The prediction has a mean pLDDT of 82.
The part of an RNA shown here (small-subunit ribosomal RNA, 5' domain) has 476 nucleotides and comes from Pinus lambertiana.
Context: one part of a larger RNA
This record gives sequence, structure tokens and C1' cells, in this order.
RNA sequence: GGAUGAAUGCUGGCGGCGUGCUUAACACAUGCAAGUCGGACAGGAAGUGGUGUUUCCAGUGGCAGACGGGUGAGUAACACGUAAGAACCUGCCCUUGGGAGGGGAACAACAACUGGAAAUGGUUGCUAAUACCCCAUAGGCUGAGGAGAAAAAGGAGGAAUCUGCCCAAGGAGGGGCUCGUGUCUGAUUUGUUAGUUGGUGAGGCAAUGGCUUACCAAGGCAACGAUAAGUAGUUGGUCCGAGAGGAUGAUCAGCCACACUGGGACUGAGACACGGCCCAGACUCCUAUGGGAGGCAACAGUGGGGAAUUUUCCACAAUGGGCAAAAGCCUGAUGGAGCAAUGCUGCGUGAAGGCUGAAGGCCCAUGGGUCAUGAAAUUCUUUUCUCGGAGAAGAAAAAUGUUGGUAUCUAAGAAAUAAGCAUCAGCUAACUUUGUGCCAGUAGCUACAGUAAGACAGAGGAUGCAAGUGUUAUCC
Repeated sequence: GGAUGAAUGCUGGCGGCGUGCUUAACACAUGCAAGUCGGACAGGAAGUGGUGUUUCCAGUGGCAGACGGGUGAGUAACACGUAAGAACCUGCCCUUGGGAGGGGAACAACAACUGGAAAUGGUUGCUAAUACCCCAUAGGCUGAGGAGAAAAAGGAGGAAUCUGCCCAAGGAGGGGCUCGUGUCUGAUUUGUUAGUUGGUGAGGCAAUGGCUUACCAAGGCAACGAUAAGUAGUUGGUCCGAGAGGAUGAUCAGCCACACUGGGACUGAGACACGGCCCAGACUCCUAUGGGAGGCAACAGUGGGGAAUUUUCCACAAUGGGCAAAAGCCUGAUGGAGCAAUGCUGCGUGAAGGCUGAAGGCCCAUGGGUCAUGAAAUUCUUUUCUCGGAGAAGAAAAAUGUUGGUAUCUAAGAAAUAAGCAUCAGCUAACUUUGUGCCAGUAGCUACAGUAAGACAGAGGAUGCAAGUGUUAUCC
């Protein structure tokens, strides 16, 4: 000198665009953040005088809930970056070729009875389906000469037709796996390893593989730093620097890991699953003491910690996502508004004019000098401000407007509403006076102050930056 997710003292007019718990991965009141489909299904309710039409719905069923959003605790590792590879899987989507014949038994809901304080059950009986099961069919698959296993579902419509279902192949996108290489500190850590290293058989997996197991061999790694320890998410990037390089990893984007702590599997194309399940633990709450309920590192918000970090806001109008044939519903993603000078950036706080060199302050050699064209008077303008009128784009043909009566345009009014902070011995731009008297104090370093202090304090003046300016902290 530059920089910051900063903090803090003093001060503070407006706009645009960003950013905002770096500390306790501490504990959380309350609300909300993942649903949707009646065009899969029996049924119930509302409505109607009744039928029909219509609307709504707990339940069965389907898809989604593995995305989106958060955090960085763990991890020194194929976690990440980069360059390759082969033994794999893939719902929805796209392309292509085939298929969908026949039959059956249940279980929720519901009804009755019944246990429990509640959470939540139990028994008996009835019932539908795109839920479940059996038979048939087989393009093809495995495989080796003989055989073996395995499919399907309908719905809407008057119809045309649309949509869904099963099998197979290919694609796209996604994911799993292996490997070369790069990736912090210290040797005051030198030995380490027993499924350990390799092989064979078997098992397991979507797949390779000590992934697991039995047997066999005795290997594997290490001074090119193994092992153990400490620290740490990683990259694109960001800051500094002419560069080499050093530091860093907030926001945004990619990958990884985690979801009260530890463990486990279930379902599923995909999880060993943040707002699913089970077990154990700590904590909190309810209880009839028998037993139950919970998980903000989603968005707001509270307590706590801290130098320190915002609203318990609006809207699904846009973009995107889930479901649905669609209308549509849901969406604290997202779009916006609010708060904070937290940063960058733009604008303003007036312009012209004015010599009796005004009053006043300060200095003085008492002549004057300076603040100072500064003020006032006079003329002008209205960015901004106040108050009226009109009023968007963003939204592709129509409809729909959160933002927003915002931006913007325009009428009227009055210079009206708007300047501070630090410094002035040298480094370092900027000097006098008064007070104080090694005191009070200053201070980044040298140092200053003990009666003429340009270094302390006040004042006048000056310098620097300016809605900021100093200080502190950290990096280059």
C1' cells in the first nucleotide's frame, strides 16, 4: 500500500447492486418447509322431495418423498482435482420389435363386541381394485445335448382414439467400481501389518475384489518417511504480488460427508433414508406410574455463547420441482419486500455574484495580517425533499401482476431537508497561541513533558479523506 462475511469510537442525506452466527455439529417454545391422484378401487358424507348429475373425503392402491433446502462435525482418504479403464445397475424420458388368454383366494375401509388415561390396539364377520396368487403363451436368456426358470391391468370416451400395463434391444441422462498422478505439519513418532499379502475351492454382490469363509504359501508396507500423532471437508475460485509465489476456501458453482449420539436393516430403480422404521444411550415433555411422545446443521424465531451477524413478512405473478388426462393442488426451492453505512458504486448537501477588504474570532512588531469571496445583499436552478396527476416492462395469442401505485414521466412549492472524522516533531501532507510544569498526559517507532512544549490539553488556523472517517484484529 492492498484486502476483509469483520468488530468498535465519533458522525450520518438519498439511490442501485451485493452481503449478513466466522463463536456452541449448544439446547430449542410456536408456526410453517412434501405431497398429489376419484380418469386405479369398494365405500361414506354433503346436497336434492326422489332418481340422475355434482362436490368432498378417512381407507386400499399408484407415483413422489433418495430431488430441492441446510451444515462442515468427521475424513490426510481414490475424499477431492486431473488423466484413463472394465467386470456393472439404471424409475421417469426417447427409439425399435413383440405381447396383454383363462381363473382364484384374501386384506383394509365398514359393522358388532372389546382392552387402554393416552399413544394405540384385539377378536369375529362382509367387500373392490392398476393390490395379491395360479394356469396358459414365449420373441428371447442361461446352458450343454438332456433340460431348467420366468410376464401382464386396466382406465376415459358414443366412437375414432388417447392413456396406462408386460417382455426384449438400443439410447440419453444418472449412479456404483478400479487405477496412474497431485494433495498440510513435525523423525524430540522407525519400524509396522495377521484377513495382514498372494493363491485354490466355496459363498456373496448389480459388478470386480479377502468382500466373507475353509485350506495352502509367507508374504505386504517403510528413510522416495511406513506406522502412530496433530491439524483440516475438497476443487473451480478469492486476496496479495510485475512475476515466481504466499495466504485462503464466506457468498456463487461442482464433488464428498453428516442429520440429537451410536448401531441396524426394511421398502424401493435408487437410501442403509434431515422433516421414514427398529434397538440402545443422553436430554426434554405428558401420564391414571401401567406406559407413551420428541429431534430447527429447512425458513422465520427464542435462550445461551460471543467483539459480532437480520423479519416469528408477502406471493406462487415469474423460473424450476412433485403429483395429476387436465383444470389444478403443494412448494420458507424460488421470486420479492423488511432490517443493518456491512461492502462496492452513483448522486447530493447548491450555482452565479459580491470590496466598505463588513461584524466577529485568532495572531501581532499595534502598522497590520488572517479566517476570507468566505458571509450578507442580488440573480438563477430544483438533483434531492414535500405534495398532486399519469403509470410500466419483466408475462410469447387470450387470461393471470407478488413486486407496486414501485420504477419512470409530469404539475406546483421553497435554498429550502442534508458534513463529518482523523491528523498537523520526524517518518508524513499540514503551525501558532494559551494552559500545564517529568504532573496531567501522549505514543506505530524514534521519543515528548522537569516554567518560553510546533509532540500533553483548549483555541484559532491548516492538511488528508469524505457519508463516511479513525482504531483494533487477520492475510499478502

Record summary:
Rfam family: Bacterial small subunit ribosomal RNA. Gene Ontology terms of the family: structural constituent of ribosome and ribosome.